[in-house]
The prediction has a mean pLDDT of 80. c-di-GMP-I riboswitch aptamer from Actinoplanes sp. SE50/110, 80 nucleotides, folded computationally. The organism belongs to Actinoplanes, within Bacteria.
RNA sequence: UACCCGAACAGGCAACCUCGUUCCGAUGACGAGGACGCAAAGCCAGGGACCUCCCUGCUGGAGGUUGCCCAGCCGCCGAA
Numbered sequence: 001u002a003c004c005c006g007a008a009c010a011g012g013c014a015a016c017c018u019c020g021u022u023c024c025g026a027u028g029a030c031g032a033g034g035a036c037g038c039a040a041a042g043c044c045a046g047g048g049a050c051c052u053c054c055c056u057g058c059u060g061g062a063g064g065u066u067g068c069c070c071a072g073c074c075g076c077c078g079a080a
Stems, first nucleotide, its partner, number of pairs: 012038002016034007036067001042073002046070003049065006
């Protein structure tokens, strides 16, 4: 100096609950408080999966979930 491993610290996110707003609805969205947990629980709805609505009888259209999986992009601190 590089790599592996990885405790602590700093910062970050927020399942769920309560209250409020919003959507026809959704495992929907937003805000406040607490909080399970997360190194990708950061981005991305491209493929799959699941959820909702509409049309209907073909599996068509519109939406949602990345804290469900895969692919892609990016990536903090750091002792022994």
The same sequence occurs in records of 2 taxa.